[in-house]
Context: one part of a larger RNA
Molecule: large-subunit ribosomal RNA, domain VI
Organism: metagenome
RNA sequence: CGUAGGAUAUCUGAGAGGAGCUGUCCAUAGUACGAGAGGACCGGGAUGGACUGACCUCUGGUGGACCGGUUGCACUGCCAAGUGCAUGGCCGGGUAGCCAAGUCGGGACGGGAUAAACGCUGAAGGCAUCUAAGCGUGAAGCCCCCCUCAAGAUGAGAUAUCCCAUAACGUAAGUUAGUAAGACCCCUUGAAGACGACGAGGUAGAUAGGUGAAAGGUGGAAGCACGGUGACGUGUGGAGCUGAUUCAUACUAAUAGGUCGAGGG
Repeated sequence: CGUAGGAUAUCUGAGAGGAGCUGUCCAUAGUACGAGAGGACCGGGAUGGACUGACCUCUGGUGGACCGGUUGCACUGCCAAGUGCAUGGCCGGGUAGCCAAGUCGGGACGGGAUAAACGCUGAAGGCAUCUAAGCGUGAAGCCCCCCUCAAGAUGAGAUAUCCCAUAACGUAAGUUAGUAAGACCCCUUGAAGACGACGAGGUAGAUAGGUGAAAGGUGGAAGCACGGUGACGUGUGGAGCUGAUUCAUACUAAUAGGUCGAGGG
């Protein structure tokens, strides 16, 4: 820009893409078959491999704004307690998120038309013949079925709901302006994201931060008291601290404001 008014939702599915794998074991059954050795078809059940999708309850990895331990130097006058630097100084753990080695799932079932092949009926050609007319069975393959995208499918589809038939100019076609429903700018932001986009919100508000409580992590804070000559230990006290998690709460910031947007061939 188009989709013959302007919008907001929800669909249909022309078409496109994806997927499509397979082993072993058990019973049928040591049956059919076979002199024996051996050893099934058909149909049924279980469990794996590789591949693949999603997820983070579990097992773990990472987790440089979380917690602890510890070395050297410097600093906060000193002690104590801390801060900075040294590969995050080194080391031990670790929430969310992300992830696999973890967890769950997938290939199916079924239908249609067929290939090779196997048939029925059947002439030409009194027989025979699956074929010439006609009718069947038949594959991991083809078309559906399953998953995803999809109306710029210009062949531009459908359904529901909302907004309405202002003003100026013009003979009219129409142009312009202010609006409606609605949308955007702007702002707070997100399991969304390079940026746009998408989603949640903008005081009639829980969108983010803060705060309170909780979860989870770390692992027993400082101070004080007691014990010990002391290093240190114990008590107060599952303490103190705590990023991303959950719930609550308008304390802070989303204020105010602006722009676009129909009048229906």